[in-house]
RNA sequence: AUCGAUAAGGGCAUACCCGCCGAAAGACGGGGACGCAAAACCACCGAUCUAAGGGAAUUGUUCCUAGGAUAGCGGGGCUACCGAAG
Numbered sequence: 001a002u003c004g005a006u007a008a009g010g011g012c013a014u015a016c017c018c019g020c021c022g023a024a025a026g027a028c029g030g031g032g033a034c035g036c037a038a039a040a041c042c043a044c045c046g047a048u049c050u051a052a053g054g055g056a057a058u059u060g061u062u063c064c065u066a067g068g069a070u071a072g073c074g075g076g077g078c079u080a081c082c083g084a085a086g
Stems, first nucleotide, its partner, number of pairs: 003083002011036002016031004021026001034072001041077002044075003047070004053064004
């Protein structure tokens, strides 16, 4: 360097609930743990979600889109704790 133990010390925190921000997706704070060896960080590529606004249609549907969201969807970039075996 690679790699990743039923190792040690620790770390993060899904669903859900409460608060709060947002048009929404969703973010943030608290509780909570499904999981995670980068579940730290970065929207560069792909993917998915959302659609303020606008249009169609005309009564609850539908289309387009500025932009936004997901790093716990994959790839990539970048940094990092520990150290058995190979």
This is a predicted structure of an 86-nucleotide RNA (c-di-GMP-I-GGC riboswitch aptamer) from a Pseudomonadota bacterium. Model confidence (mean pLDDT): 89 of 100. NCBI's taxonomy places the organism under Bacteria, Pseudomonadati, Pseudomonadota.